The RNA shown here (Bacterial RNase P class A) has 375 nucleotides and comes from an Acidobacteriota bacterium. Its mean pLDDT, the model's own confidence on a scale to 100, is 75. A source record names the gene rnpB. RNAcentral holds the sequence, with entries from ENA.
């Protein structure tokens, strides 16, 4: 100097005028004054886990969904730390949804002969059987056929490397490596490593965020949860009055009964339920900061200080001026650099509260790895 890995930090500052907005204090009929407070590391996306709050609800089971190594944090978790094992990278380091494929189904693109009770495209052989030519010790060429060595396809082609064996091959046989499986020994909380030893020619490609099989969890809604106050209207129960007048023997329909309809139509008052509308929930919290202590970490404990939006059609803005930071224009200076004006300074915006994930973003800092050049 180039390429990368990994983590931490803060999201411009400062004033100034014009506004919104919650609290306190003053005033007041009401504006109102004053003083204080006012996004974010994600507030996002609503994907996880809980806090609360309402239903629900004996127990088990099915269906659905999650989740899956091992210790350890935490109120929990699919989060988080530390490990093991597999994987990629020369490396710093990253990824894994990391039980089960010998219980059954499915699928497996292209391209190849064949993609799963294996397969003969090119080879390769010609022992056996059988045909035909030389010929008679044999040889040559086709047929049934025999072979997974070589080659070639492809992400994958049914362990490897050697000797052996055979017509030619092949775990077909041996050795060793590699696998499975059973029992030991060390070592480690455990996953799991690491020794030896026996059994087995090897026990059947991959794929379960495909069906499914095992094992363990899991009631449901969600602050528009939910609780409290309550208006006009209409409509519900009752009470009086006041009309009628019948303890319905009325009247209409009708031939008659039953039935239906009218006469019954006002006025007050009282009670509950629901709506508009207010109130609470609502922001003090698994809280922030410092300082100590434990732990390797995540992370807990202990003192001691702070209080830091809580709006509800929904504030949290606007502009201006200095300064900062980047870029690029000019002018000065042999250069560092200096002066001058122009442009930008992202990603985004709470809505009941946290605890994580992931996804956006413009910067800064530090660590560390490889590579090249000099010394």
């Nucleotide at each position: 100097g180039g390429a990368g890995c990994c983590g931490g930090c803060a999201g411009g500052a400062u004033g100034g005028c014009c506004g919104c907005u919650g609290c306190g204090g003053c005033g007041u009929g009401a504006u109102g004054u004053c003083g204080u407070g006012g996004a974010g590391g994600a507030a996002a996306g609503u994907c996880c886990g809980a806090a609360c709050u309402c239903c629900a609800a004996a127990g088990g089971g099915c269906a659905g969904c999650g989740u899956g190594c091992c210790g350890g944090g935490u109120a929990a978790c699919u989060c988080c730390c530390g490990g093991c094992g597999g994987a990629g990278g020369c490396g710093a380091c990253u990824c894994c949804a990391g039980g089960g494929a010998a219980a059954g189904u499915g699928c497996c693109a292209c391209a190849g002969a064949a993609a799963a009770c294996a397969g003969a495209c090119c080879g390769c052989c010609g022992a056996a059987c059988u045909c035909c030519c030389a010929g008679c010790u044999u040889g040559g060429g086709g047929g049934u056929g025999g072979c997974a060595a070589g080659g070639g396809u492809g992400a994958a082609a049914a362990g490897g490397u050697g000797c052996g064996g055979u017509a030619a091959g092949a775990g077909c046989g041996c050795a060793c490596c590699g696998c499975g499986c059973c029992a030991c020994c060390g070592g480690g909380c455990a996953a799991c490593c690491g020794g030896a030893g026996g059994c087995g020619g090897c026990a059947c490609g991959g794929u379960a965020a495909a069906c499914c099989c095992c094992a363990c969890g899991c009631g449901g809604a969600g602050c528009a949860a939910g609780a409290c106050c309550a208006a006009a209207u209409a409509g519900g129960g009752g009470g009086g009055c006041g009309u009628c007048c019948a303890u319905g023997a009325g009247g209409a329909u009708g031939g008659c009964c039953c039935g239906u309809c009218c006469c019954a139509g006002g006025c007050c008052c009282c009670c509950g339920g629901g709506u508009a509308g207010g109130u609470c929930g609502c922001u003090u919290g698994a809280g922030g900061g410092a300082g100590g202590a434990g732990g390797a970490a995540a992370c807990u404990c202990c003192u001691c200080u702070c209080c830091c939006a809580g709006a509800g059609g929904a504030a949290u803005g606007g502009c201006c001026a200095u300064c900062g930071c980047c870029g690029g224009g000019c002018g000065c200076g042999c250069a560092g650099g200096c002066g001058u004006g122009c442009g930008g300074c992202a990603c985004a915006g709470a809505a009941u509260u946290c605890g994580g994930c992931u996804u956006a973003c413009g910067g800064u800092c530090g660590g560390c790895u490889c590579c090249g050049a000099c010394g």